The RNA shown here (Purine riboswitch aptamer) has 102 nucleotides. It matches the Rfam family "Purine riboswitch aptamer". Rfam describes the family as follows. Riboswitches are metabolite binding domains within certain messenger RNAs that serve as precision sensors for their corresponding targets. Allosteric rearrangement of mRNA structure is mediated by ligand binding, and this results in modulation of gene expression. A class of riboswitches that selectively recognises guanine and becomes saturated at concentrations as low as 5 nM. In Bacillus subtilis, this mRNA motif is located on at least five separate transcriptional units that together encode 17 genes that are mostly involved in purine transport and purine nucleotide biosynthesis. It has also been shown that some members of this family are specific for adenine instead. Hence this family are termed purine riboswitches.
RNA sequence: UUUCCUACUAGCAGGAACACUCGUAUACAUUCAGGGAUAUGGCCUGAGAGUUUCUACCGUUCUACCGUAAAUGGAGCGACUACGAGGAGAACAGACAAGCGU
Repeated sequence: UUUCCUACUAGCAGGAACACUCGUAUACAUUCAGGGAUAUGGCCUGAGAGUUUCUACCGUUCUACCGUAAAUGGAGCGACUACGAGGAGAACAGACAAGCGU
């Protein structure tokens, strides 16, 4: 030092809930239709698809590409939701181990 209940040796035993963590699912993939922007831009709407799965299917940064057209590509970081598991989880200090960076 989260809340509630129970017990007692009265602070951390048992139970419940929540924060949080982990696992599974999905790759926050993918295939199209209509519309829209145009190097100061690269989106909007809808349908399908993927999960023994409801929901979601985007944001941001870097970079490439497109010489004004209709089309975007690559990389990094980030979750939400469903189910399951863990769960004394605050502050400070120290030790050890692992990972990453310099």